[in-house]
RNA sequence: ACUAAAUUCGGGGAAGAGACCAAAAUUCAAAUUGGCACCGAAGGGGCAAGGCAACCUUGAAAUCGCCGAAUCUCUCAGGUAAAAGGACCCCGAAUGGAUU
Numbered sequence: 001a002c003u004a005a006a007u008u009c010g011g012g013g014a015a016g017a018g019a020c021c022a023a024a025a026u027u028c029a030a031a032u033u034g035g036c037a038c039c040g041a042a043g044g045g046g047c048a049a050g051g052c053a054a055c056c057u058u059g060a061a062a063u064c065g066c067c068g069a070a071u072c073u074c075u076c077a078g079g080u081a082a083a084a085g086g087a088c089c090c091c092g093a094a095u096g097g098a099u100u
Base pairs, nucleotide, nucleotide: 001100006095007094008093009092010091011090012089013088018036020035021034022033023032037080038079039078043076044074045073046072050067051066052065
């Protein structure tokens, strides 16, 4: 000097699925209790290829253990009018300091 990954902050975009039924309360919504039906993109769990270890030892194979991704899968949590939230994407800034 070039300034990556990663982290944080700000702005913008951002899907899906019952404003469900009953009780109580009672303007509505939210919240509480019970019930059925759904969604996946907060978070969380699970798995492939492959790798490691062990066993074996002429070679190969199998089994067991560990690591191992997701927008896949589970639906615990969360969500199913609006608002809020929201993985992920884009822009800006800060930290950072790979690489040359």